[in-house]
A computed fold for a 602-nucleotide part of an RNA from an activated sludge metagenome, annotated as large-subunit ribosomal RNA, domain I.
Context: one part of a larger RNA
RNA sequence: AGCAUGCGUGGGGAUGCCUAGGCGCAAGAAGGCGAUGAAGGACGUGGCUAGCUGCGAAAAGCCUCGGGGAGACGCACACAGUCUGUGAUCCGGGGAUGUCCGAAUGGGGGAACCCACCUGGUGCGAACACCAGGUAUCGUGCGGUGAAUACAUAGCCGUACGAAGCAAACCCAGGGAAGUGAACCAUCUCAGUACCUGGAGGAAGAGAAAACAACCGUGAUUCCGCAAGUAGUGGCGAGCGAACGCGGAACAGCCUAAACCGUGCGAUUCGAAAGGAAAGCGCGGGGUUGCAGGACCACAAACAUCACGAGGCGGGCUUUGAAGAAAGGCGUGUCUCGUGAGGUAAAGAAUCACUUGAGGGCGUUAAUAGAACGAUCUGGAAAGUCCGGCCAAAGAGGGUGACAGCCCCGUAUAUAAAAAUGCACUCAUAGGUUCGAGUGGCUCCUAAGUACCGCGGGACACGUGGAACCCUGCGGGAAUCUACCGGGACCAUCCGGUAAGGCUAAAUACUUGCUUGCGACCGAUAGUGAACGAGUACCGUGAGGGAAAGGUGAAAAGAACCCCUGCGAGGGGAGUGAAAUAGUACCUGAAACCGCAUGCUU
Numbered sequence: 001a002g003c004a005u006g007c008g009u010g011g012g013g014a015u016g017c018c019u020a021g022g023c024g025c026a027a028g029a030a031g032g033c034g035a036u037g038a039a040g041g042a043c044g045u046g047g048c049u050a051g052c053u054g055c056g057a058a059a060a061g062c063c064u065c066g067g068g069g070a071g072a073c074g075c076a077c078a079c080a081g082u083c084u085g086u087g088a089u090c091c092g093g094g095g096a097u098g099u100c101c102g103a104a105u106g107g108g109g110g111a112a113c114c115c116a117c118c119u120g121g122u123g124c125g126a127a128c129a130c131c132a133g134g135u136a137u138c139g140u141g142c143g144g145u146g147a148a149u150a151c152a153u154a155g156c157c158g159u160a161c162g163a164a165g166c167a168a169a170c171c172c173a174g175g176g177a178a179g180u181g182a183a184c185c186a187u188c189u190c191a192g193u194a195c196c197u198g199g200a201g202g203a204a205g206a207g208a209a210a211a212c213a214a215c216c217g218u219g220a221u222u223c224c225g226c227a228a229g230u231a232g233u234g235g236c237g238a239g240c241g242a243a244c245g246c247g248g249a250a251c252a253g254c255c256u257a258a259a260c261c262g263u264g265c266g267a268u269u270c271g272a273a274a275g276g277a278a279a280g281c282g283c284g285g286g287g288u289u290g291c292a293g294g295a296c297c298a299c300a301a302a303c304a305u306c307a308c309g310a311g312g313c314g315g316g317c318u319u320u321g322a323a324g325a326a327a328g329g330c331g332u333g334u335c336u337c338g339u340g341a342g343g344u345a346a347a348g349a350a351u352c353a354c355u356u357g358a359g360g361g362c363g364u365u366a367a368u369a370g371a372a373c374g375a376u377c378u379g380g381a382a383a384g385u386c387c388g389g390c391c392a393a394a395g396a397g398g399g400u401g402a403c404a405g406c407c408c409c410g411u412a413u414a415u416a417a418a419a420a421u422g423c424a425c426u427c428a429u430a431g432g433u434u435c436g437a438g439u440g441g442c443u444c445c446u447a448a449g450u451a452c453c454g455c456g457g458g459a460c461a462c463g464u465g466g467a468a469c470c471c472u473g474c475g476g477g478a479a480u481c482u483a484c485c486g487g488g489a490c491c492a493u494c495c496g497g498u499a500a501g502g503c504u505a506a507a508u509a510c511u512u513g514c515u516u517g518c519g520a521c522c523g524a525u526a527g528u529g530a531a532c533g534a535g536u537a538c539c540g541u542g543a544g545g546g547a548a549a550g551g552u553g554a555a556a557a558g559a560a561c562c563c564c565u566g567c568g569a570g571g572g573g574a575g576u577g578a579a580a581u582a583g584u585a586c587c588u589g590a591a592a593c594c595g596c597a598u599g600c601u602u
Stems, first nucleotide, its partner, number of pairs: 001601008010593001016587001017551002021522002023519006030511002032166002040101003043056003047079001051075002062095006071083003106115003116135008137163009170201001171199005181188001185235001211218002222249005232240002253503003256447001260285006268277003290481001292446004296441004302344002305341010316330005348435005356428004361423005367415003373388002377384001389406002391395001397409003452476007462488001483498005538545002558586001561573004
C1' cells in the first nucleotide's frame, strides 16, 4: 500500500413518515377599477424594529353602527410599558385621514424630484416661509370676443359636462407570417393560425327572409347531436370539406325613412314700401308591409259642442172666457229624435322590453344554539386494551402527550342584521302598444351613384372552373308594383321573397379575482419558478434570465451549577426529558468517503 471482516457520538443526507404549499375539476356568485386620482409603486410609520404584514404626517392606526364576551398590544415565544365588564383585542357594515410617484392633468423632469402663478389663510409679514383650494389636453354644449374682408367665418377666451389609464381569458373588426406537410418544390398546406393594432360587453357577434325548399312544404338568430368524412373541391397530389333534411337546447319580436297633415326657420325672389311667393331644413303627427302595405279621396260608423226643425214634460207671462175649467199665443228650462256644421279620434278591454314609489319575500357582507362516558391494565402520555354505558336529522373532518360518535373545534338540524347592497315578485303611478275601427277607388309613396353589368381582387367547403350567391378598388349605370330580387352559367314557365335604414332577451364562449366542495393528483430533485423575508438572492448595460433553502420535543422543560480553555470554539460532568446516538450543525439517518482494530498478500 492493497483486499477482506468488524467497529465509529466520523462524514453525508438517500429512504420512510409528515404537510404549512401546489395541481386539476365542479358548483355558485361576480364579471370590472379609474380625474371623488386606479392598477402598480417610492418613502415613511412601532418604546426598542433589519425583514414581511398592516397603515399614511390623524401613519400595526381614528370615528360610528352591529356581532362577540375575556383577555389583548400582527408574523414574533424577550425586555420595558400599557389597554380591558364604563366591554378591550377580534369579526362585519358605514365613514374620516390618506405623504410622493404613477393616465398624472399648473410648468418641467433622469418616476417617487425641481420650479411656479391665482384666490384665501397663518407667522406683527411687503419681501420670506408654510397651509387650503384652483390652474393640463382633447371632444361636445353654451356664452363672450373677433382677423385678412363689408356681413361673416377662422382664431382666441370663459364656463358646464364627458373622455383618457389599467385588467386573466372569452368576443368583434383592421392588418397578417414562417418553421412545417406535400417524403424535393413553386399552385396548395400550415392558416386567416401565431403575432401587431383598434373597439366593446358581461358576454360579444348574429337575428325577424329581396331565406330555404321543390310543385310537398318550412317560417328570425344562436348552440349541440346526426346527416358525413357524404356531395363536392384538390399540382384531382398532400389535403380541404359543406348543405338540404331530421332530432334537441332556448324561444320574441319591433322601431325608423317616404307619401300626407301641421308648425318653426328660411337661401332666393316680386315689390318704392307695406306685404307676398318660396326650394330646402328642423320639430310634431302619420306610417312600416309581400295573401303587398300605407298615404289620399269618397261612403259608412262613434262622439264633446253649436245651429235649425219636430215632439213629450214642467213651470212663467198673456189673450178669449164668469172662472182657478177649457182653448189659444209668446218667450223659456229639460229630454228624445232628425238634418247640417264641426274637429279627431272616445268609453271600455288586453298587454308591455318602460318611469317613479311602496310593500313584504329571497339572498350577500359578522354570527348564534347545537345530543351523548366513565372506570381497569400497559405506558412518559390513552384516544389503545379490557369492563360496563349513552347519543345519533349529528359515525364529514380536524385537534387533543399513540388510533376519540359521546374531551375540544365542529358536523346534522334550526335560527340571526343596526348598516350597506343584489334579485325577482305584487300593488300603485307616469307612459307606450294593440283591439275597439268597415268598404271601395283615380292618384301618390315604399331607402340611388344603390341594384345590376364590365375589369381587378377577396370571401363562400368550391384553387376561374359551366361558377351562381356575398363583399368591393376602377369604369358604366336602372326600375318603382302591369315593379324588383332569388331558386348554382343563361332563357322560359312556375315557386319563394321585397334589397340598398336601424334595434332586439334566452339557449352559446371565457375565468384574473371571490365562496364552497371534491380528487384511483404531487408530497420537498415531486407539486407552481416559488410550502421558507421568491420573481427574492444572484447574473446581465438592457430586453431578460433566475436559484438554493421544510421537520428538536407532548411541552423549551432550549441544559442552573462545576471542570478544561483565550471571561473563545469545542468538549467533559451535573440537571431536564419517555428518549439528548431528540441539544437548536436538532425526526428517521442508506451509500460514496474518512478513520480505528484484526486477518491475509506484497